[in-house]
Context: one part of a larger RNA
RNA sequence: GCCAGGGAGUUCAUCCCCGUGGCGAGACUAAGGAGUUCACCUCCGAAGUCGUAGCGAAAGCAACAGGUCCGCAGUCCCAUUUGGGAUCAGGGACGAGGUGUGAAAGUGCCUGGAGUCACCGGGGUGAGACCCGAAACUAGGCGAUCUAGCCCGGGGCAGGGUGAAGCCGAUCCUCGGAUUGGUGGAAGCCCGAACCGGUCCUGCCGUUCAAUGCGGUCGGAUGACCCUGGGCUAGGGGUGAAAGGCCCAUCUAGCCUAGCGACAGCUGGUUCCUCCCAAAAAUGGUCGAAGCCAAGCCUGGUGCGAGGUAGCUGUUGGUGUAGAGCACUGAUUGGCAAGUUUGGAGGGAGACCUCCGGCUUGCUUGUCAAACUCCGAAGCCGAUAGCACUGUAGACCGCCAGAGCCAGGGCGCAGGGGGUAAGCUCCUGCUCCGAAAGGGGAACAACCCAGACUGGGGUUAAGGCCCCUAAAUGUCGGCUAAGUGUUAAGCUUAAAGGGAGUCUCCGUCCUCAGACAGCGGGGAGAUAGGCUUAGAAGCAGCCAUUCUUUAAACAGCGCGUAACAGCGAACCCGUUGAGGGUAGAGGCCCCUAAAACGGACGGGACUAAGCCGACUGCCGAUACCCCAGGGUAGGUGAAUGUGAGUAGCCUAAUCCUGUAGGGAGGCAUCCGGUGGGGGUAGAAAUACGGUCGUAAGGUCGUAUGGACCCCAUUGGAAAGAGAACCCUGGC
Numbered sequence: 001g002c003c004a005g006g007g008a009g010u011u012c013a014u015c016c017c018c019g020u021g022g023c024g025a026g027a028c029u030a031a032g033g034a035g036u037u038c039a040c041c042u043c044c045g046a047a048g049u050c051g052u053a054g055c056g057a058a059a060g061c062a063a064c065a066g067g068u069c070c071g072c073a074g075u076c077c078c079a080u081u082u083g084g085g086a087u088c089a090g091g092g093a094c095g096a097g098g099u100g101u102g103a104a105a106g107u108g109c110c111u112g113g114a115g116u117c118a119c120c121g122g123g124g125u126g127a128g129a130c131c132c133g134a135a136a137c138u139a140g141g142c143g144a145u146c147u148a149g150c151c152c153g154g155g156g157c158a159g160g161g162u163g164a165a166g167c168c169g170a171u172c173c174u175c176g177g178a179u180u181g182g183u184g185g186a187a188g189c190c191c192g193a194a195c196c197g198g199u200c201c202u203g204c205c206g207u208u209c210a211a212u213g214c215g216g217u218c219g220g221a222u223g224a225c226c227c228u229g230g231g232c233u234a235g236g237g238g239u240g241a242a243a244g245g246c247c248c249a250u251c252u253a254g255c256c257u258a259g260c261g262a263c264a265g266c267u268g269g270u271u272c273c274u275c276c277c278a279a280a281a282a283u284g285g286u287c288g289a290a291g292c293c294a295a296g297c298c299u300g301g302u303g304c305g306a307g308g309u310a311g312c313u314g315u316u317g318g319u320g321u322a323g324a325g326c327a328c329u330g331a332u333u334g335g336c337a338a339g340u341u342u343g344g345a346g347g348g349a350g351a352c353c354u355c356c357g358g359c360u361u362g363c364u365u366g367u368c369a370a371a372c373u374c375c376g377a378a379g380c381c382g383a384u385a386g387c388a389c390u391g392u393a394g395a396c397c398g399c400c401a402g403a404g405c406c407a408g409g410g411c412g413c414a415g416g417g418g419g420u421a422a423g424c425u426c427c428u429g430c431u432c433c434g435a436a437a438g439g440g441g442a443a444c445a446a447c448c449c450a451g452a453c454u455g456g457g458g459u460u461a462a463g464g465c466c467c468c469u470a471a472a473u474g475u476c477g478g479c480u481a482a483g484u485g486u487u488a489a490g491c492u493u494a495a496a497g498g499g500a501g502u503c504u505c506c507g508u509c510c511u512c513a514g515a516c517a518g519c520g521g522g523g524a525g526a527u528a529g530g531c532u533u534a535g536a537a538g539c540a541g542c543c544a545u546u547c548u549u550u551a552a553a554c555a556g557c558g559c560g561u562a563a564c565a566g567c568g569a570a571c572c573c574g575u576u577g578a579g580g581g582u583a584g585a586g587g588c589c590c591c592u593a594a595a596a597c598g599g600a601c602g603g604g605a606c607u608a609a610g611c612c613g614a615c616u617g618c619c620g621a622u623a624c625c626c627c628a629g630g631g632u633a634g635g636u637g638a639a640u641g642u643g644a645g646u647a648g649c650c651u652a653a654u655c656c657u658g659u660a661g662g663g664a665g666g667c668a669u670c671c672g673g674u675g676g677g678g679g680u681a682g683a684a685a686u687a688c689g690g691u692c693g694u695a696a697g698g699u700c701g702u703a704u705g706g707a708c709c710c711c712a713u714u715g716g717a718a719a720g721a722g723a724a725c726c727c728u729g730g731c
Base pairs, nucleotide, nucleotide: 001731002730003729004728005727006726011127012126013125014124015123016122017121019119020118021117022116023115026050027049028048032044033043034042035041054061055060064095067094068093069092070091074087075086076085077084078083096111097110098109099108100107101106130269131268133266137259138258139257140256141255142254148233149232150231151230152229153228154227155226156225157223159191160190161189162187166183167182168181169180170179171178172177195220196219197218200216201215203214204213235251237247238246239245272666273665274664275663276662277661283294284293285292286291297404298402299401300400301399302398303397307390308389309388311387312386313385314384315383316382317381318380319379323375324373325372329369330368331367334364335363336362337361338360339359340358341357343356344355345354346353347352408433409432410431412430413429414428415427416426417425418424438449439448440447453629454628455627456626457625458624459623463619464618465617466604467603468602472616474615475614476613477612478611479610485606486605497591498590499589501588502587503586504585505584507582508581509580510579518575519574520573521572522571524548525547526546529543530542531541557568558567559566630656631655632652633651634650635649636648667720669717670716671715672714673713674712675711676710677709678708685704686703687702688701689700690699691698692697
């Protein structure tokens, strides 16, 4: 890992509710007892419980057997087409009453008789309470054969080196001793085996030879040394040259057993089928935010009996947003004027004056605001009328029972708060995913189309029609030359700022009295203007910028020279011969434009198979239409005699996606009661096949097998397996 078997809402008590049944102003027995054909059942047993009266803390007091009205169903009458009326069980509204309180008015609770017992089912509570799961806590015991420390007894340490004290001799001697040669053999001394250890290679090994080993290297090796036999200290305790170390492979509190099925708001798991409906991830509270309670949203049942309201339109009222505005509040550009000023500068002998600035006001000009508004939509909200839809096949509303949910999400659209921002966070409205499949978007929960009962046929939607790939290499007109592009959005995205790229529109100026560009020619004189300067001649600088000849020509626009010179430009003429210059707007395109393997329009590829505009066809979904069938809901409704609101029939354009969850009906397994069957002429079971049923499943055949099995009905469950790092076994 696979297979087989096992494996999780149970039982008792009690309370609430639906249903069924008995009796009914009553209902029932409990313990216990008797009988018996003995796990069954029948009978006895009102002690007691619930109900029949409430209110009040209590003392205590103590209620309509229906007075009035409305009115559904039903019944009856009249019309009959729909309708009208009478009476109206149940129902509703008054009135009346009991009691508490109160001075009273009032007000709280209650009153016109339905309960009770048993059983099925659902739920609450208490119990282990659907199952498995801690780390822990407490108690009583067992451990010092490992290891820590201590006590008693015993044992071990090759060899080599160094050479303390003491002692002996010699020499010197101030007789105290000093020096020197030997001798001697000290030391938590040195080197190094046994022995003890465990430094580094972070070597080998690393399902190991080994739950700590192997190899090399390395530390100690007469000592605070090592080993051994016996003994002592025990779990909040020991022991510790102290690391929270060690106390039998276990230690920030050992191990075993018990309390114990500890508790777990946390994780995981929770077993057959079909049908109907179908959520919430939000509000309030919470030692509350991983939970729970209440109301909201879902489901089922039930009561009443006539309206209900998501949509549209009209009328009517409310509002202060978007926008806009500056009339208020506040911010804010320039100018003018007036006033004011402990500011600055200047003038003046001084009084004071002038200029700049600040502040206030007025006028004017130019701007802003969530907490500004002289204004002010679209919308939204309320009321009302009409339409529409829906409802007596029972809506709306009420009551009872059962839930789940209270981690939401979406660069979806729109509007906001926070944040530099975020696949960020917090809100509002709608929507989708959640709980929604199908078609499109290359792929892709929430983008587009569209809400899937089953089968068949057709038509379309979004999106597409060169090939992959169903359908146009479709038609007409323009644009793009960048492979721009072939991208609805999200994004593999793009901006400010630029472009004699190209197309279109529009204004204005020049132009056959010749424009624009090119080419040829002229571009002069007074004069080198004056000043300045070493020089200053158009061209360092300052001042001025006239006149003449002219077709035109500046007291000079640029280069240049030391200064001149020289070269252009302005300006004019000629030549040529038809458009040219310039401001603005729009379309496509270009630059701006950088990421890590080679590379992304889905790909091929495309100059349209790109972009813009117009048109005609076609393809394309579970959508829509048609046919057939099923379910469900509603209506109607037999026979056989109480079976059954069943079979059947009718209706559904306006029913049939679905997680949590609620409801309904079934299938299968095992064991009883009653009735009926099968089996050695082959039961169960197993294997394969046929067939029936929407399904769980049923049934038949053949083979294996060799002794039990099935049907109907009724009662009862240890009643369904794929998951729990599930348990046991096998392979």
Record summary: This is a predicted structure of a 731-nucleotide part of an RNA (large-subunit ribosomal RNA, domain II) from a Hadesarchaea archaeon. The prediction has a mean pLDDT of 84.